[in-house]
Context: one part of a larger RNA
RNA sequence: GAUUGAACGCUGGCGGUAGGCCUAACACAUGCAAGUCGAGCGCGAAAGUGCCUUCGGGUGCGAGUAGAGCGGCGGACGGGUGCGUAACGCGUAGGAAUCUGCCUGGUAGUGGGGGAUAACUCGGGGAAACUCGAGCUAAUACCGCAUACGCCCCACGGGGGAAAGCGGGGGACCUUCGGGCCUCGCGCUAUCAGAUGAGCCUGCGUCGGAUUAGCUAGUUGGUAGGGUAAUGGCCUACCAAGGCGACGAUCCGUAGCUGGUCUGAGAGGAUGAUCAGCCACACUGGGACUGAGACACGGCCCAGACUCCUACGGGAGGCAGCAGUGGGGAAUAUUGGACAAUGGGGGCAACCCUGAUCCAGCCAUACCGCGUGUGUGAAGAAGGCCUUCGGGUUGUAAAGCACUUUCAGUGGGGAGGAAAAGUUGCCGGCGAAUACCCGGCGACCGUGACGCUACCUGCAGAAGAAGCACCGGCAAACUCCGUGCCAGCAGCCGCGGUAAUACGGAGGGUGCGAGCGUUAAUC
Numbered sequence: 001g002a003u004u005g006a007a008c009g010c011u012g013g014c015g016g017u018a019g020g021c022c023u024a025a026c027a028c029a030u031g032c033a034a035g036u037c038g039a040g041c042g043c044g045a046a047a048g049u050g051c052c053u054u055c056g057g058g059u060g061c062g063a064g065u066a067g068a069g070c071g072g073c074g075g076a077c078g079g080g081u082g083c084g085u086a087a088c089g090c091g092u093a094g095g096a097a098u099c100u101g102c103c104u105g106g107u108a109g110u111g112g113g114g115g116a117u118a119a120c121u122c123g124g125g126g127a128a129a130c131u132c133g134a135g136c137u138a139a140u141a142c143c144g145c146a147u148a149c150g151c152c153c154c155a156c157g158g159g160g161g162a163a164a165g166c167g168g169g170g171g172a173c174c175u176u177c178g179g180g181c182c183u184c185g186c187g188c189u190a191u192c193a194g195a196u197g198a199g200c201c202u203g204c205g206u207c208g209g210a211u212u213a214g215c216u217a218g219u220u221g222g223u224a225g226g227g228u229a230a231u232g233g234c235c236u237a238c239c240a241a242g243g244c245g246a247c248g249a250u251c252c253g254u255a256g257c258u259g260g261u262c263u264g265a266g267a268g269g270a271u272g273a274u275c276a277g278c279c280a281c282a283c284u285g286g287g288a289c290u291g292a293g294a295c296a297c298g299g300c301c302c303a304g305a306c307u308c309c310u311a312c313g314g315g316a317g318g319c320a321g322c323a324g325u326g327g328g329g330a331a332u333a334u335u336g337g338a339c340a341a342u343g344g345g346g347g348c349a350a351c352c353c354u355g356a357u358c359c360a361g362c363c364a365u366a367c368c369g370c371g372u373g374u375g376u377g378a379a380g381a382a383g384g385c386c387u388u389c390g391g392g393u394u395g396u397a398a399a400g401c402a403c404u405u406u407c408a409g410u411g412g413g414g415a416g417g418a419a420a421a422g423u424u425g426c427c428g429g430c431g432a433a434u435a436c437c438c439g440g441c442g443a444c445c446g447u448g449a450c451g452c453u454a455c456c457u458g459c460a461g462a463a464g465a466a467g468c469a470c471c472g473g474c475a476a477a478c479u480c481c482g483u484g485c486c487a488g489c490a491g492c493c494g495c496g497g498u499a500a501u502a503c504g505g506a507g508g509g510u511g512c513g514a515g516c517g518u519u520a521a522u523c
Base pairs, nucleotide, nucleotide: 001523002522003521004520006519007518008517009516010515013370014369015368016367017366018365019363020362021328026326027325028324030323031322032321035073036072037071040070041069043067048061049060050059051058052057080281081280082279089206090205091204092203093202094201095200098198099197103194104193105192106191107190108189109188110187111145113143114142120135121134122133123132124131125130151160152159153158165186166185167184168183169182170181173180174179207253208252209251214244215243216242219241220240221239222238223237224236225235226234256278257277258276259275260271261270262269263268283304284303285302286301287300306317307316308315309314334360336359337358338357342356343354344353345352346351373403374402375401376400383394384393385392386391407464409459410458411457412456413455417450422444423443424442425441426440427439428438429437467512468511469510470509471508472493473492474491478507479506480505481504482503488495489494
């Protein structure tokens, strides 16, 4: 000099853009953060209100609504944190023995049966959490059978294995009046390929310590088997005795890695906040289940610590999600708005959910921009300070005069972020079809949290807006008073013991300016 996720002191007008627990991966009250589908399925209220009533009730609407339940998909994404990890963890370049829901393209199918079970009803246990028994019932839930292009196994003879329906529309025909049948859409099954995602292996690179020199028994390799989606001591049995190490093994300490960031002419040094990629973790430790995918942050089980409830028998919980609280700390924000946009999950869709996200709030934390007026004005006013008492300086500074009105204030106007979705007309595709559905074009309608938006404009009035540090040398800026090795200053040299440009105050000056200094840290 540059820089910072900064803090502290003094001061503080506006806007834009960013950033904001670096410490206790400390503990957490409360709310929200992952649901959705009735076009998979069976059930199915109530309040309120109308009518009837023997006043007990019955019945219609509410409503096939609310609501759980079975089932499907999603909860493995998104969001957080950096504990652990010196490792194929990351970076880079390669590799072969793999899987991949949804999506895309292709091929072939989607036939015919069965038995259960939740919900519900009844009964029992419990303080609760919840749970047990009996009975009834449905399915795109579950299980056989049939069929098998391709698929799997094979001793090449053969053997094995699947499915589910739902919705829209409809001319003739059939009908048990439910529908069949046709067609379209969404699904389902098998398989091939793609895309995407993921698992695995390897070369090279990746901090400090030798006051850590030896380390290793599934250890190193082989054979056979098991296991896995898959290779492999990954695991097991047997066999061999290997494997690593001064080119630093092992051990100890420290640490998430990278793109990048800061600095520097560069080489390099330091660093890894925000944003992006990868990894690891989710109270601590362990485990598996389900699933295409997890050994699973807001799933399950066990153990532990902690907190809470309890009828003492037993239960409940996990903010390193967004806010917020206590605590720690020099120090870091609102228990805000909206799904309008972008994206995600579910759904045919309408739509629902989304503390992702988009916005707003707080903070000079940083960067950038703007303003706090402009011109004129010498009697060089008053006051202050200095003085050799003549005067000098503050100083065109002020006042005065003439203007302007950015920003803030107040009134009015006012984009863009919005394309969709929906309704409808025409054309095309599908099709038996002028149905439906899909695609294209046009018309209509119409969706904004931000938001009193940006921006434009009327009005008023210089009106509302300057400080901080320094002035001995380094280093730009000097006098007076006070103090008297005291009080104090100080980055280094050093100042202060009676004229201190170095302490404290004042006047003046210098530097920067909504900031200025100090401290810390890096180059």
Annotation
Predicted 3D model of a 523-nucleotide part of an RNA (small-subunit ribosomal RNA, 5' domain) from an uncultured Gammaproteobacteria bacterium. The coordinates come from a structure-prediction model, not an experiment, and the mean pLDDT is 89. Its Rfam family is "Bacterial small subunit ribosomal RNA".